[in-house]
Context: one part of a larger RNA
RNA sequence: GAACGAACGCUGGCGGCGUGCUUAACACAUGCAAGUCGAACGCGAAAGCAUCCCUCGGGAUGCGAGUAGAGUGGCGCACGGGCGAGUAACACGUAGACAACCUGCCUUCCAGUCUGGGACAACCCUUUGAAAGAGGGGCUAAUACCGGAUAACACGCUUCAUCGCAUGGUGAGGCGUUGAAAGGCUUGCUGCUGGAAGAGGGGUCUGCGGGACAUUAGCUUGUUGGUGGGGUGACGGCCCACCAAGGCAUCGAUGUCUAGCGGGUCUGAGAGGAUGAUCCGCCACACUGGAACUGAGACACGGUCCAGACUCCUACGGGAGGCAGCAGUGGGGAAUUUUGCGCAAUGGGCGAAAGCCUGACGCAGCAACGCCGCGUGAGUGAAGAAGGCCCUUGGGUCGUAAAGCUCUUUUCUGAGGGAAGAGCAAAGACGGUACCUCAGGAAUAAGCACCGGCUAACUCCGUGCCAGCAGCCGCGGUAAUACGGAGGGUGCAAGCGUUGUUC
Numbered sequence: 001g002a003a004c005g006a007a008c009g010c011u012g013g014c015g016g017c018g019u020g021c022u023u024a025a026c027a028c029a030u031g032c033a034a035g036u037c038g039a040a041c042g043c044g045a046a047a048g049c050a051u052c053c054c055u056c057g058g059g060a061u062g063c064g065a066g067u068a069g070a071g072u073g074g075c076g077c078a079c080g081g082g083c084g085a086g087u088a089a090c091a092c093g094u095a096g097a098c099a100a101c102c103u104g105c106c107u108u109c110c111a112g113u114c115u116g117g118g119a120c121a122a123c124c125c126u127u128u129g130a131a132a133g134a135g136g137g138g139c140u141a142a143u144a145c146c147g148g149a150u151a152a153c154a155c156g157c158u159u160c161a162u163c164g165c166a167u168g169g170u171g172a173g174g175c176g177u178u179g180a181a182a183g184g185c186u187u188g189c190u191g192c193u194g195g196a197a198g199a200g201g202g203g204u205c206u207g208c209g210g211g212a213c214a215u216u217a218g219c220u221u222g223u224u225g226g227u228g229g230g231g232u233g234a235c236g237g238c239c240c241a242c243c244a245a246g247g248c249a250u251c252g253a254u255g256u257c258u259a260g261c262g263g264g265u266c267u268g269a270g271a272g273g274a275u276g277a278u279c280c281g282c283c284a285c286a287c288u289g290g291a292a293c294u295g296a297g298a299c300a301c302g303g304u305c306c307a308g309a310c311u312c313c314u315a316c317g318g319g320a321g322g323c324a325g326c327a328g329u330g331g332g333g334a335a336u337u338u339u340g341c342g343c344a345a346u347g348g349g350c351g352a353a354a355g356c357c358u359g360a361c362g363c364a365g366c367a368a369c370g371c372c373g374c375g376u377g378a379g380u381g382a383a384g385a386a387g388g389c390c391c392u393u394g395g396g397u398c399g400u401a402a403a404g405c406u407c408u409u410u411u412c413u414g415a416g417g418g419a420a421g422a423g424c425a426a427a428g429a430c431g432g433u434a435c436c437u438c439a440g441g442a443a444u445a446a447g448c449a450c451c452g453g454c455u456a457a458c459u460c461c462g463u464g465c466c467a468g469c470a471g472c473c474g475c476g477g478u479a480a481u482a483c484g485g486a487g488g489g490u491g492c493a494a495g496c497g498u499u500g501u502u503c
Stems, first nucleotide, its partner, number of pairs: 001503004006499005013374006019367002021332001026330003030327003035075003040072002043069001048063006082285001084283001092209007101202003106198008114148004123138006154178001155176009183190003211257003218248003223245008260282004264275004287308005310321004338364001340363003346360001347358004377407004387398004412440006421430001447492005452473003458487005468475002
């Protein structure tokens, strides 16, 4: 000098665009953050209104309404959002490999969608519990579940051709086995099943690369390899049995410490150094530890089970919970915001659609936290007014500065009009915002640090090694340009200084 997710002190007019718990991965009240489909299915209210009956208690019927609602079933909940604890690792980056793999929804193509059956919720009855809930009996539907049929380009065996990097790949043929489906509705759409491919997504493996400490020198028994098996979507000590005795290491194994990685960011002429907030990609985590289930996909933030700590309820028998989602609270801290509006846009889930849901997102609020822009007036005005300060008492300086006169209205205030963003008849949170017009009036708007040298800027008074200053050198003990005040000056400016950190 530059930079900052900054903080602190003094000060503070406006706008645009960004940014905002760096600390306790500390604990969390409350609300919201993942639902949707009646065009898969069975059931099915109530209030209220009307009519009729009535023993005046009420009852029936219709509308409300096949609505609300819960249930079965499907899809989604593995995305989106948060955080950085752990991890020195194929976690990440980069370049490759899979002749060792998977893939719901979407697209293209081929073939099909035949025929039967028995249940279980909801519902009704009932038992039990304080509750959370749990049990028994009975009825019932389906795109829920289970048989049978049929089919192969699926699977197994095999022949030939061809190719290759060992295992083998690809194409054509033969034989055999297993073995599929679901319907719905406005009747032409949409589903369903098997197969082949595509796209996108994922899994696995490998070379190379990026921390500290040798005041860590030896480490290792599923360890290293083989055979055979198990397991997986898939290779593999991934796991197991047996066999062999290997494997790694001063080119730093092992151990300990630290740390999410990258694109980037800051600095620097560069090389490099530092860093990893916001945005994008990947990884990891979801109270702590462990486990699997479902599923195309999880070992699953707002799912399940077990254990633990903590908090809450309890009838003491037993239960409930997880903000590192958005707001918000306590706590910690030098320090970091609203318990806001809206689904109008973009995007996502479900749905044929209308639509519903969406604290993703779009906006608004708070904060000079940052960057950028604008303003705090312009012209004229010397008897150089008054006043302050200095003074050699002549004067000098603040100073065209002020006043005065003439203007302007960016801002500001008031009034009127008023969007684009919406592609589609309607529908705009922002927002009566931006913007436009008119009126008013210089009106509403300047501070902070410094002035001994480095380093731009000097005098007076006070103080008297005191009080104090200080980044370094150093100032202060009676004339201090260095302390404190004043006048003046210098530098930046809605900021200016200080502190911290990096280059």
Source information
Predicted 3D model of a 503-nucleotide part of an RNA (small-subunit ribosomal RNA, 5' domain) from an uncultured bacterium. Its mean pLDDT, the model's own confidence on a scale to 100, is 85.